[in-house]
RNA sequence: GGGUGAGGUAGAGGCGCGAAUCACCAUGAGUACUUUUGCGGAGAGCCGGGAACUCCGUGAUGCAAAAGAAAAGGGGUGUUCGCCGAAGCGGGCGUGUUUCCCGAAAACGUCUGGCUGGGCCUGCAUCGAACAGGUGCAGGACUGUCACGGAAAGCUUCCCUUGGCUUUUUGUGGAGAACUAUCUCGCUG
Numbered sequence: 001g002g003g004u005g006a007g008g009u010a011g012a013g014g015c016g017c018g019a020a021u022c023a024c025c026a027u028g029a030g031u032a033c034u035u036u037u038g039c040g041g042a043g044a045g046c047c048g049g050g051a052a053c054u055c056c057g058u059g060a061u062g063c064a065a066a067a068g069a070a071a072a073g074g075g076g077u078g079u080u081c082g083c084c085g086a087a088g089c090g091g092g093c094g095u096g097u098u099u100c101c102c103g104a105a106a107a108c109g110u111c112u113g114g115c116u117g118g119g120c121c122u123g124c125a126u127c128g129a130a131c132a133g134g135u136g137c138a139g140g141a142c143u144g145u146c147a148c149g150g151a152a153a154g155c156u157u158c159c160c161u162u163g164g165c166u167u168u169u170u171g172u173g174g175a176g177a178a179c180u181a182u183c184u185c186g187c188u189g
Stems, first nucleotide, its partner, number of pairs: 002188010014084001016083005022078004033068007043055003047103005087116003090112006117143002120140008145174012
């Protein structure tokens, strides 16, 4: 000083990711729900099934009108915090709904290098009240990074050639277990 393996530290991608409810706003919604009146006439209380319990001909579930009238989750803005497999999804396990049991879904927690470099747009599906937003699949251009090529310029004492390096631009491809920088240890021509 080069290569390589393991480990550590720091950093970059950009309308970058996530969290906090701290504040505000819209939506939720004139909805749920309560009361009154009318209709109606036997069941109702869960997404489905079963058991129990409760309500109900002193009129339930349901429908219509009138009066009153929410909230949560999710979303946006601001602020703060943690970050760059940030994070999201899938899968396993657990919690989980009216009192219980079985099953399904939402939600939450945990484990898992199974998938995705990143944001955007479009279509379909799904969650959702939603045209918000999330997720999955497919497509599209964009962008960062590395590798292999093309072109141009510059540097390498002057000229030429060859080689190398840097920058710009362009084509193709790969993936985050990556990439850049740096440190330690081991091996090695």